[in-house]
Context: one part of a larger RNA
RNA sequence: AGAUGAAUGCUGGCGACAUGCUUAACACAUGCAAGUUGGAUGAGAAGUGGUGUUCCUAGUGGCAGACGGGUGAGUAACGAAUAAGAACCUACCCUUGAGAGGGGAAAAACAAUUGGAGAUGGUUGCUAAUACCCCAUAGACUGAGGAGCAAAAGGAGGAAUCCACCCGAGGAGGGGCUCAUAUUUGAUUAGCUAGUUGGUGAGGCAAUUAGCUUACCAAGGUGAUGAUCAGUAGCUGGUCCAAGAGGAUGAUUUGCCACACUAGGACUGAGACAUGGCCAAGACUCUUAUGGGAGGAAGCAAUGGGGAAUCUUUUGCAUUGAGAGAAAGCUUGAUGGAGCAAUGCCGCAUGGAGGUAGAAGGCCCACGGGUCGUGAACUUCUUUUCUCAGAGAAGAAGCAAUGACAGUAUCUGAGGAAUAAGCAUCGGCUAACUCUGUGCCAGCAGCUGCGGUAAGAUAGAGGAUGUAAGCAUUAUCC
Numbered sequence: 001a002g003a004u005g006a007a008u009g010c011u012g013g014c015g016a017c018a019u020g021c022u023u024a025a026c027a028c029a030u031g032c033a034a035g036u037u038g039g040a041u042g043a044g045a046a047g048u049g050g051u052g053u054u055c056c057u058a059g060u061g062g063c064a065g066a067c068g069g070g071u072g073a074g075u076a077a078c079g080a081a082u083a084a085g086a087a088c089c090u091a092c093c094c095u096u097g098a099g100a101g102g103g104g105a106a107a108a109a110c111a112a113u114u115g116g117a118g119a120u121g122g123u124u125g126c127u128a129a130u131a132c133c134c135c136a137u138a139g140a141c142u143g144a145g146g147a148g149c150a151a152a153a154g155g156a157g158g159a160a161u162c163c164a165c166c167c168g169a170g171g172a173g174g175g176g177c178u179c180a181u182a183u184u185u186g187a188u189u190a191g192c193u194a195g196u197u198g199g200u201g202a203g204g205c206a207a208u209u210a211g212c213u214u215a216c217c218a219a220g221g222u223g224a225u226g227a228u229c230a231g232u233a234g235c236u237g238g239u240c241c242a243a244g245a246g247g248a249u250g251a252u253u254u255g256c257c258a259c260a261c262u263a264g265g266a267c268u269g270a271g272a273c274a275u276g277g278c279c280a281a282g283a284c285u286c287u288u289a290u291g292g293g294a295g296g297a298a299g300c301a302a303u304g305g306g307g308a309a310u311c312u313u314u315u316g317c318a319u320u321g322a323g324a325g326a327a328a329g330c331u332u333g334a335u336g337g338a339g340c341a342a343u344g345c346c347g348c349a350u351g352g353a354g355g356u357a358g359a360a361g362g363c364c365c366a367c368g369g370g371u372c373g374u375g376a377a378c379u380u381c382u383u384u385u386c387u388c389a390g391a392g393a394a395g396a397a398g399c400a401a402u403g404a405c406a407g408u409a410u411c412u413g414a415g416g417a418a419u420a421a422g423c424a425u426c427g428g429c430u431a432a433c434u435c436u437g438u439g440c441c442a443g444c445a446g447c448u449g450c451g452g453u454a455a456g457a458u459a460g461a462g463g464a465u466g467u468a469a470g471c472a473u474u475a476u477c478c
Base pairs, nucleotide, nucleotide: 002477003476004475006474007473008472009471010470013348014347015346017344018343019341020340021306026304027303030301031300032299035063036062037061040060041059044056046054070259071258072257079183081181082180084178085177088175089174090173093171094170095169096168097167099165101135102134103133104132110125111124112123113122114121115120141148142147154163155162156161184231185230186229191222192221193220196219197218198217199216200215201214202213203212234256235255237253238249239248240247241246261282262281264279265278284295285294286293287292312338314337315336320334321332322331323330351381352380353379354378361372362371363370364369386415387414388413389412390411391410395405422467423466424465425464426463427448428447429446433462434461435460436459437458443450444449
């Protein structure tokens, strides 16, 4: 000199675009953040009068709640980056082959009754389905073969047809797994290892030539090319600095990983060992009729606390996406916007031209004058901004309709220089000097050092220099 998710002091006009708990992975009042489907389904309700229509919720069923959003505690390798690979799975989507025959039994809701303060249950009875079960059937699976095992569902429509269902084959995208390389510090950590290393049999998995698990057998395996242990740490594309080599770093944004009060466990499912699911244990908080219950913001706002320090308990689903739905519509604190903050970067303005009696006044002076200084006043011009008034978008995805932002951006007219400059420094490094006060005092200070009566270094004043809506200091990196 450059840089920062910065903070502090003084100051502060506007706009565009970004960014905004780096500390306590501390505790969290309140509201919202994941639903949708009546074209799967029984029941109930509403209004109407009419064979039907409409609507709604609790329940059964389906799909989605494994995405999206957050955080970086853990993790030095089961991660991540790059490059290879074989023994795998894949809901929805795309392409394609074949099929959807015949039967049955229940249980929610509901009704009756009943326990409990409540959360929430018990008993009896009834019932539909794309929920569940059985039989039949199979280029699929196992097997050398014989043989064995295993499917299905309907709905809408007047119809055409459309949407679903079952079993295969291929694809895309996604995921699981293996391996190689490089990947932080310490030797004041030198030995470590019994499922440990290998084999055989068995089991298990979607999968492994799998110790992945287990029975038996062998005694291996690894390490100064740093094992083991300990400290620190999410990794990366990147970011900052640098001529480069390289050093530092990993906020926002992209990809991956890990976590969801703490530590464990499985269930469901194509996919989880699941942030707003379940189970039991623990700490904490709330509640209780003491018998028992409820909760988890590292989602968005908000609060307390910690801290030098970090925003609104805002708006809309109009856009882009996501979920479910045949669709219309629905949901979406994702996302789009607005709000707050000079936190950063960029842009614009605070006026332009003329104007010497070089006015008054300040400061200095050798008392002649010099300087602030064309600076002001004054004359004239302009209106970016500002105030007022009027018009007014694109973003909407072409029949039309549909805009949160927003009466915003922008445009036109009127008014009047009107509304707008600070901060730091001035001995040298380092651009910029004099006077007065003080007198080793008060004080300054990044280094050198200033100050003890003429201080260009302290304090004030006048002037000057630098920078500018900022300036300076502190912290950190190169």